[in-house]
Context: one part of a larger RNA
RNA sequence: AGCGCAGGGUGGAUGCCUUGGCACUGAGAGCCGAAGAAAGACGUGAUAAGCUGCGAAAAGCUGCGGUAAGGAGCAAAUAUCCGAUGACCCGCAGAUAUCUGAAUGGGGAAACCCGGCUGAGCAAACCUCAGUCACCGUAUACUGAAUCCAUAGGUAUACGGAGGGAACCCGCUGAACUGAAACAUCUAAGUAGGCGGAGGAAGAGAAAGAAACAUCGAUUCCGUAAGUAGCGGCGAGCGAACGCGGAAGAGCCCAAACCGUUGUGCGUGCACGACGGGGUAUGGACUGCGAUAUGGCAGUGUGGAAGAUAGUAGAAGGGUCUGGGAAGUCCCGCCAGAGAGAGUGAAAGCCUCGUACAUGAAAUCUGAAACACACCUAGCAGGAUCCGGAGUACCACGAGACACGAGAAACCUUGUGGGAAGGCGGAGGGACCACCCUCCAAGGCUAAAUACUACUCAGUGACCGAUAGCGCAUAGUACUGUGAAGGAAAGGUGAAAAGGACCCCGGGAGGGGAGUGAAAGAGAACCUGAAACCCUGUGUUU
Numbered sequence: 001a002g003c004g005c006a007g008g009g010u011g012g013a014u015g016c017c018u019u020g021g022c023a024c025u026g027a028g029a030g031c032c033g034a035a036g037a038a039a040g041a042c043g044u045g046a047u048a049a050g051c052u053g054c055g056a057a058a059a060g061c062u063g064c065g066g067u068a069a070g071g072a073g074c075a076a077a078u079a080u081c082c083g084a085u086g087a088c089c090c091g092c093a094g095a096u097a098u099c100u101g102a103a104u105g106g107g108g109a110a111a112c113c114c115g116g117c118u119g120a121g122c123a124a125a126c127c128u129c130a131g132u133c134a135c136c137g138u139a140u141a142c143u144g145a146a147u148c149c150a151u152a153g154g155u156a157u158a159c160g161g162a163g164g165g166a167a168c169c170c171g172c173u174g175a176a177c178u179g180a181a182a183c184a185u186c187u188a189a190g191u192a193g194g195c196g197g198a199g200g201a202a203g204a205g206a207a208a209g210a211a212a213c214a215u216c217g218a219u220u221c222c223g224u225a226a227g228u229a230g231c232g233g234c235g236a237g238c239g240a241a242c243g244c245g246g247a248a249g250a251g252c253c254c255a256a257a258c259c260g261u262u263g264u265g266c267g268u269g270c271a272c273g274a275c276g277g278g279g280u281a282u283g284g285a286c287u288g289c290g291a292u293a294u295g296g297c298a299g300u301g302u303g304g305a306a307g308a309u310a311g312u313a314g315a316a317g318g319g320u321c322u323g324g325g326a327a328g329u330c331c332c333g334c335c336a337g338a339g340a341g342a343g344u345g346a347a348a349g350c351c352u353c354g355u356a357c358a359u360g361a362a363a364u365c366u367g368a369a370a371c372a373c374a375c376c377u378a379g380c381a382g383g384a385u386c387c388g389g390a391g392u393a394c395c396a397c398g399a400g401a402c403a404c405g406a407g408a409a410a411c412c413u414u415g416u417g418g419g420a421a422g423g424c425g426g427a428g429g430g431a432c433c434a435c436c437c438u439c440c441a442a443g444g445c446u447a448a449a450u451a452c453u454a455c456u457c458a459g460u461g462a463c464c465g466a467u468a469g470c471g472c473a474u475a476g477u478a479c480u481g482u483g484a485a486g487g488a489a490a491g492g493u494g495a496a497a498a499g500g501a502c503c504c505c506g507g508g509a510g511g512g513g514a515g516u517g518a519a520a521g522a523g524a525a526c527c528u529g530a531a532a533c534c535c536u537g538u539g540u541u542u
Stems, first nucleotide, its partner, number of pairs: 001541009015527001016492002020464002022461007029453002031164002039100003042055003046078001050074002061094006070082003105114003115133007135161009168199001169197005179186001183233001209216002220247005230238002251445003254389001258277009283387003286382004295376002299373004306366004311359002317332003321328001333350002335339001341353003394418007404430001425440005479486002499526001502513004
């Protein structure tokens, strides 16, 4: 030195565990903000570095309600206090709430600096304190230039806006990688990204529809039709609709004609308004007849079933043996509208917390039924006259969007130009024309079925179990970067600290006794403690 055996060290795999995650289900909630948000800075404790809470009234103050004998957070210890005159804790409602931040008196290198006005502390100055002072829009009032009336402008008051937020939604804008086995039309994709806006949903929505000679009757969503019909360097790929079956179900209001009231302008008979009635496509106005009925609820108010935000109550077990410990064994019982689950020194229906069934609110919130009011809602006949959304429909050119790439390319949107009709009218039915059929554009509103989950509550898992599961058993921390940004590692003594008094060696670290404990080969570098690697002893070989 090799090999073997034994015993150690190192190391932290494995097993077991779970404070944390992941996915989903059912409910709720779906916004916060100039009454100053979200996010922060700095403070705040007897002692106080961090976290949490709070704000100079600062781990807190007040009221009301609940509960209760202990309490002064995580977090031990000491000190000092509080508490049946009810503390602490839980819920509801308030007060306070520094500075920054939309940040808004002005400034600014965020958390800082400097002011005006009014008032107070003091009669005054300084100083301090309280309140107030940004901008934009709308409305009203006052004021008011060049410039006569006026207007612009200015001032005041009231109301609103501004900023933040996970996804979902609408609009505007809008890639590339990629695929086409290259690549240009095409695809990816109207996706990602950017911007604007809104709501608890948004958008859409009561036919100028869809159909096919039969009809249906707003919209949305799901299933099917169907990977069909089609589109397509007819490549890659893209990809409907009708119809059928379901979820849900709701329809309305203006403009105009006409009637009435009233105003303004000037060129004095014209034009333009405002308000009220009327009316909305089963057209209406208008004329005549007849009538005050019937129904509706998406507005307002009353109402307060029920629920939410603390809680209360809640059955039934003992002994024996083993053991450090009983919930285990054995013996004998009991409850069950409760044998879900968790904890307790091991494995508990009956020990603890709970669970089933019940029950509870001073205060705040949500809010069903019902009721009231407001509002809306009708017929028959006539067919002379009037009305029924204009730079619109439509056309040309250029685009976009439609499953549809210019195609035979309709329909929809519209940048440029042209530009109707007026119900004896107009649009559509996939070029276009005829016949036929359907509908009435150029105004508006509309719940539900649908999408999503930052957040709250209850629960579930042939989901993970510390190299897993979120990046984080917590941390956007440490650390890296000028910055945008990137971004870790790290869990386990024991049932209980009972965390080893005292003695010995040592400068200490550490160790040996003693003691605790079931165990210390559980001693904090702490459960188990694999392998690599290192050492000691021994056997054997050289």
The prediction has a mean pLDDT of 85. Predicted 3D model of a 542-nucleotide part of an RNA (large-subunit ribosomal RNA, domain I) from Coprococcus eutactus. It matches the Rfam family "Bacterial large subunit ribosomal RNA". Its family is annotated with ribosome and structural constituent of ribosome in the Gene Ontology. The full RNA is in RNAcentral, with records from ENA.